Small-subunit ribosomal RNA from an uncultured bacterium, 1391 nucleotides, folded computationally. The sequence is in RNAcentral, with records from ENA and SILVA. Rfam family: Bacterial small subunit ribosomal RNA.

[in-house]
């Protein structure tokens, strides 16, 4: 959220506690004596039923605590029982003596009882009979009941025998945990006698031995009732034991028996302890829902204080019957599982409404409205079963049938990124939020959260929880150990597993044939029966265990005899750093003692500490300890490990031949040995050297360098027992291609022999093939192909750590968890990117030069601070004289103030009016107010086209956000030589390859070579300027020869210079030489120019979430009388500072004064201005060419040449201020340029740093233009003057190509490790605190069985002297055990 019926199911948790209930076990009067009541014919008779007495209360029903055990399952067997039941045989004769009921007395609160008297029975006793059992065969012992309706029936007792039913006994199976093993066991293991049982049995008692289990897991600890089955899986398995059903245990907790019973050690029976609960008169009593209902309580969580004995089944009982919370039924619960409904056809204007939308539509959707029909289901009413075979029906007037009514009562949950069917939209903005995994959400979210649609399943639907699958992720079936987690360090070797060849016999294993059992139920498979289904019935196969038996012998076993190929033995030979001992050697080194000899030595990157003039280092001679140079060698022998030489003793490999004959292999546990350090004792002690002192180095330097120097390194006898104890590869045995090395050794061949040659085995390398591998790689010395045995392996991290055992003198080893916490951890391999890796190149990238910035005034721009506002952007290179090719208003966007609202701009709509001009007033302007002038164009005469006003709405508008939503652009690595693609091969793949390589180039630039071949963007070339020259043209340009001027000025003329078209020219084209015969490099030659001739434009894939939303353009979000628009002023120019870019300068290679030459490029009509006058001058009047190769701007400076200054803050530099003026411009105050006079600041070449140029360059000197009213130290362009230097590629940037390492990939501005700080959430330890649990030892000991008994007592039976005795029994006390309770230690184990 919920319509209906059918079938199941229904306290998984407190085996916790229980209130109520005539509940759940009675029942016979045909066993029996009262009682009491009806009736009576007075004889009697029928009803109840309290005791006595039979049978039943041991069945039914619960529950699942205990129990890992003969409990439970299968499958055997022997020493037993067995009521009622069935079947045979036999039998019931004869006597007694009590008791309850009752009567009367008594005790107590009740429970309940005490004496006294009475009295029945199928109750109890005693004799006889007895087939029986027992026996020493003599004998012992040992039964009964009668009722009734009086024909029977029914009961009684004794024996056999069946049936069922219990008890015992054995083999096989049955849960984790060795951090429970040199272990558990005392009645334990076994005899003997014997109690004891319904039997066996140490079950129990005595004595006697010392057994008995146990790594094929005893003991202990933890857990758990088993099984048929049930859930999952292809099986195998794996979990699990709910309902049915079989067994087993319990019955508040423990302990006992009642010998009562046929059967109990007894749920609803009893004693006795303990705990709880209830009553009570305080003396005492009473009680047990794991029965049914219910009740608290615990908990995620589980029903009614219900009908009936009709039905099936059970007790009694002759029976009627009586009981039955067994049972059969109904009620809760959608708790499972079945089935059914919540209409069914038609219906397009594709309705409205809802979502969306690109406004066109699309979707809901034939869906709904409407039309037709139809009654499952519901209601009402009427009928009515089966279940029962004579009677009897709780269910129930219930299932079903009929009728009428009426589409009427009935539909939800979940998802919608992928996985995995199902999409859009708003809202939010790493928030709230979702998440099974990956993971979503930081302003366009299919993932939140809400609509709209869709999808899925349906009376449900979605979530959590569990189990088994996928998971081959514990691998029998069906994994794995070189590098991913995984081979014990290595050898030996007991158990154990495993095993050569033929041949025999057995039949354990093994295969086949029978037959027994695995209960029913379930499951499979075929029927049936409820309207289907589910559910209930009948009927049946197979495997498979286990047993019994019959047979077969090929493999395995087992015996027997045999065999040499495996393996030993024995003798004989080869090599060798195999072990152990003793013996010896000489080179270094230190040390000492003496000459000799003088001043340093020794040590580093330098250096210092040390040593020395007290004579060192250096040389000659003693002594003392360790270790062996050369040989030497992926070479030899051992598991690890061995190295000077000789001798002794020894162990092993190869090999020859003889022999034994399977004696083999591996190997848990165990044992031996096992590098270094390290530890005990003795001993040694050169050189080396932890720890240690000194000296450097350094930001420090508990290091790396140096000086010294102890422990230890040597040896001797023990310990220890680990290592990247690595081939990171356990050990045997067999097959399976090959080359080519090296050590030993047989054997041919050859030879006098030894070499050579060829075969062959044993080892020890490389390189490879098949195969194998995730790949890397291995690849007859496998990591191939099998077999056998063993060891380990199961995400990372906690962690080889805690604990706990064992070793060990300690260090410390071996064994070895868990809480907890993350998705990963990791292997091999690929691309990049890093690298104080490397190997080759390249660049103004370093050297080499040259000029500079950093210091100073000043100009600009940046940060900062200020500020009403200093608008915004650019910010390492790649922001900072950047956007800005030029802020006084405007620009402008920014402040303060003042106004505007369809708006300063566009488009539409309707009215109006031409547009348009002037004037006055008001204001600081905008705007506000008044007033006059003026009637336009074009028509098809209807109208239109523009322009202004007004007036309402749709709009407009925005230099608001966000360049991290984006186009465009651009900068940048880089004008660096890269970057890719097709097909083809290779690789499981990502990928490689070509693009690697050898040379060579500026170039991926050419060549050669290659599983590549070829292609495309880049390079280069085309392109434009500059240089050479030819041609064509000759005005505005030029003028060689003619004439002419002052003057290319004018004629003339285009040869020259020029101009600006179209051409040529240069291509390593020719020569030498070097290079591989290439490509190219070098050198000449010619050439105006030579190897790209110089400059320029050109900017590959792609990277910096680089820049820019204010140049344009856009999506989204935001404002809307303001974040829009106007308009005045102000700002943007602010000034402690701090940075970049400049420009003038410190001066004499120079300034200044006059005088002299020689440019290219460019602008110019709102322009450029020539000449003239005037001013000192800026600049002014007047004007004359010129829309330009024609006039102007316009004298180009630097330079030359004379003269002055002469080294000073100067005749250098000019700031800063003062006055006077010029220009622009509506306006120079904030705040412009510029001129004249006067003022004369700081600066004497710039710390550490750093910048740009390789040739017409740097450097130095002017000119021009663009913006622009004005205004330039900036910018962009032009010419003039004109250099120095490149050894070279070690280094410092930055870049290309190859290679190596990588834990990087956001790519080293990367990744990451520790320690403390704080807290204590997990774990572990401490001092401590408290619980549970077991088992043990002592004490005390209830009830009770057994036993004793000399005390007490006693109807049956026997004696009897009647007094009593016996027999026997009961009580009481003792005795052994004996729960619980105590005390003390212990172990396990929470918290």
């Nucleotide at each position: 959220u919920g319509g209906c019926g059918g079938u199941c199911c229904g306290c998984u948790u407190a085996a916790c506690a229980c209130a109520u209930g005539a509940c759940a076990a009675g029942u016979c009067g045909a066993a029996c004596g009262g009682a009491a009541c009806c009736u009576u014919u007075c004889g009697g008779g029928g009803u109840u039923u309290a005791g006595u007495g039979g049978c039943g209360g041991a069945c039914g029903g619960g529950u699942g605590a205990g129990u890992a055990a003969c409990g439970c399952g299968u499958a055997a067997g022997a020493a037993u029982c067995u009521g009622c039941c069935u079947a045979c045989a036999g039998g019931a004769c004869u006597g007694g003596g009590a008791u309850a009921a009752c009567a009367g007395u008594u005790g107590g609160a009740a429970a309940c009882g005490g004496c006294u008297g009475c009295u029945a029975a199928g109750a109890c006793c005693g004799g006889a009979u007895g087939u029986g059992c027992c026996u020493u065969c003599g004998g012992g012992u040992g039964a009964a009941a009668u009722a009734u309706u009086u024909u029977a029936u029914a009961g009684c007792c004794u024996g056999u025998a069946g049936a069922u039913g219990a008890g015992c006994u054995u083999g096989c199976g049955u849960c984790c945990g060795a951090u429970u093993a040199c272990g558990c066991u005392a009645g334990u293991u076994g005899g003997u006698a014997g109690u004891g049982u319904a039997a066996g049995g140490g079950a129990c008692u005595a004595c006697c031995a010392a057994g008995g289990c146990a790594u094929c897991g005893a003991u202990c600890g933890g857990u758990a009732g088993c099984u048929g089955g049930u859930c999952u899986g292809a099986g195998a398995g794996g979990a699990c034991g709910a309902c049915c059903a079989g067994c087993c245990a319990c019955a508040c907790u423990g302990g006992g028996a009642c010998g009562u019973g046929a059967g109990a050690c007894a749920c609803g029976g009893c004693c006795c302890a303990g705990a709880c609960u209830c009553c009570u008169a305080c003396g005492g009593g009473a009680g047990g829902c794991a029965g049914c209902a219910g009740u608290g309580g615990g908990g995620a969580a589980u029903u009614u204080u219900c009908c009936g004995c009709a039905a099936u089944g059970g007790g009694c009982g002759c029976a009627a019957g009586c009981c039955u919370g067994a049972c059969g039924g109904a009620g809760c619960a959608a708790g499972a599982c079945c089935g059914c409904g919540u209409g069914a056809g038609g219906g397009a204007g594709g309705a409205a409404g809802g979502c969306u939308c690109u406004u066109g539509g699309g979707u809901u959707g034939u869906a709904a409205a409407c039309c037709u029909c139809u009654u499952u289901u519901g209601a009402u009413a009427g009928g009515g079963a089966a279940g029962a075979u004579a009677a009897u029906g709780a269910c129930g007037g219930u299932a079903c049938c009929u009728a009428u009514c009426g589409a009427a009562u009935c539909a939800g949950c979940a998802u919608c990124g992928g996985c995995u069917a199902a999409c859009u939209c708003c809202g939010u903005g790493c928030c709230a939020g979702c998440a099974g995994c990956c993971g979503c959400g930081g302003u366009a979210a299919u993932a939140c959260g809400g609509a709209g649609g869709a999808u899925g399943c349906a009376a449900g639907c979605g979530u959590u929880a569990u189990c088994c699958g996928g998971a081959a992720u514990u691998a029998u079936u069906g994994g794995g150990c070189g590098u991913a987690a995984a081979g014990c360090g290595u050898c030996c070797g007991c158990a154990g597993g495993u095993g050569g060849u033929g041949a025999a016999a057995c039949a354990a294993g093994u295969c086949a044939g029978u037959u027994g059992u695995c209960a029913a139920a379930g499951a499979g498979u075929g029927g049936a029966g409820c309207u289907u289904a589910a559910c209930u019935c009948c009927a049946u196969a197979g495997a498979g265990g286990c047993g019994a038996u019959u047979g077969a012998a090929a493999c395995u076993g087992u015996u027997u005899a045999a065999c040499u190929a495996g393996a030993g033995u024995u003798u004989g030979g080869u090599a060798g750093g195999g072990g152990c001992a003793a013996g010896g050697g000489g080179a270094a080194u230190u040390c000492c003692c003496a000459g000799u000899g003088u001043a340093g030595c020794g040590g580093u990157g330098a250096a210092a500490u040390g040593c020395g003039u007290a004579g060192a280092u250096a040389u000659u001679g003693g002594a003392a300890g360790a270790a062996c140079a050369c040989c030497g060698g992926u070479g030899g022998c051992g598991a690890a490990g061995c190295g000077c030489c000789u001798u002794g003793c020894u162990g092993g490999c190869c090999u020859g031949a003889a022999c034994u004959g399977a004696c083999a292999c591996u190997g848990a546990g165990g044992g031996a040995c096992g590098a270094a350090a390290g530890c005990u004792a003795g001993g040694g002690g050169a050189g080396c050297g932890a720890a240690a002192g000194g000296g450097a180095u350094u930001a420090g330097a508990u290091a790396c360098c140096c000086c010294u120097g102890u422990a230890g390194u040597c040896u001797u006898a023990g310990c220890u027992g680990u290592a990247a104890a690595c081939g990171a590869u356990g050990g045997a045995u067999a097959c399976u291609a090959g080359g080519u090395g090296u050590u030993g050794c047989c054997c041919g061949u050859a030879u006098c022999g030894a070499c050579c040659c060829g075969g062959g085995c044993a080892g020890u390398g490389c390189c490879g093939g098949a195969g194998c591998u995730a790949a890397c790689g291995c690849g007859u010395u496998a990591a191939g192909u099998a077999u056998c045995c063993c060891g380990c392996c199961u995400g990372g991290g906690g962690a080889g750590u805690a604990c706990g055992c064992u070793c060990g003198c300690a260090a410390g080893a071996g064994u070895g968890a868990a809480a907890c916490u993350c998705a990963a951890a990791g292997g091999a391999a690929u691309u990049g990117a890093c690298g104080g890796g490397g190997g080759c190149c390249c660049g103004c990238a370093c050297a080499a030069g040259c000029g500079g910035u950093g210091g100073a005034g000043u100009a600009u721009g940046u940060g900062g601070u200020u500020u009403a506002a200093u608008u915004c952007g650019a910010u390492g290179c790649a922001a900072c004289g950047c956007g800005a090719a030029g802020a006084a208003c405007c620009u402008u966007a920014c402040c303060a103030g003042g106004g505007c609202u369809u708006g300063a701009c566009a488009u539409g709509u309707g009215c109006a009016g031409a547009a348009u001009c002037c004037u006055c007033u008001u204001g600081a302007a905008a705007g506000g107010g008044a007033g006059g002038a003026g009637u336009g164009c074009c028509u098809u005469c209807g109208g239109g086209a523009g322009c202004u006003g007004c007036a309402a709405c749709a709009c407009a508008g925005g230099u608001g956000g966000u360049g991290c939503a984006u186009g465009g652009c651009u900068g940048u690595c880089g004008u660096c030589a890269g970057c890719u693609c097709g097909u083809g091969u290779c690789g499981u793949g990502a990928g490689a390859u070509g693009u690697u390589g050898g040379g060579u180039u500026a170039a991926g630039u050419c060549c050669c070579g290659c599983a590549a071949c070829g292609a495309g963007c880049g390079c280069a070339a085309c392109c434009c300027a500059c240089g050479u020259u030819u041609u064509u043209a000759g005005u505005u340009g030029c003028c060689a020869g003619c004439a002419u001027u002052a003057a290319g000025u004018u004629g003339g003329g285009c040869a020259c210079u020029c101009u600006a078209g179209a051409g040529a020219g240069a291509c390593u084209g020719c020569c030498g030489g070097u290079g591989a015969c290439a490509a190219a490099c070098c050198g000449g030659a010619g050439g105006a120019a030579g190897g790209u001739g110089u400059g320029g434009a050109u900017g590959a894939c792609g990277u910096c979430a680089a820049g820019u939303c204010a140049g344009c353009a856009u999506g989204c979000c935001c404002c809307a009388u303001a974040c829009g628009u106007c308009c005045u002023g102000g700002g943007c120019u602010a000034c402690a500072c701090a940075c970049g870019u400049a420009c003038u300068a410190c001066a004499a290679u120079g300034c200044u004064a006059c005088g002299g030459a020689c440019a290219a490029a460019g602008g110019g009509u709102u322009g450029c201005g020539a000449g003239c006058g005037c001013g000192c001058g800026a600049g002014u009047g007047c004007a004359a060419g010129c829309u330009a190769a024609u006039c102007c701007c316009a004298u180009a400076a630097a330079c030359c040449g004379u003269g002055g200054c002469u080294c000073a803050g100067u005749u250098c530099a000019g700031a800063u201020u003062g006055c006077a003026g010029g220009c622009u411009g509506c306006a120079a105050c904030u705040c412009g340029c510029c001129u004249g006079c006067a003022u004369g600041a700081a600066g004497g070449a710039g710390g550490a740093a750093u910048c740009g140029c390789u040739a017409g360059u740097a450097a130095u000197c002017g000119c021009a233009g663009g913006u622009c009213a004005g205004c330039a130290u900036a910018c962009u362009g032009c010419g003039g003057u004109g250099a120095a230097u490149a050894c070279g590629u070690u280094c410092c940037c930055g870049g290309g190509c190859c290679u190596c390492g990588u834990a990087c990939a956001c790519a080293c501005c990367g990744c990451c490790c520790g320690u403390c700080a704080c807290a204590c959430c997990a774990u572990g330890g401490g001092a401590g605190u408290u619980g549970g649990c077991c088992a043990c030892g002592c004490c005390c000991g209830a009830a009770g069985u057994c036993g004793u008994u000399a005390c007490c007592c006693c109807a049956a039976c026997c004696a009897u002297u009647c007094g009593u005795g016996g027999a026997g029994g009961g009580g009481g006390a003792c005795g052994c055990c004996g729960a619980a309770g105590g005390c003390a230690g212990g172990g396990c184990u929470g918290a």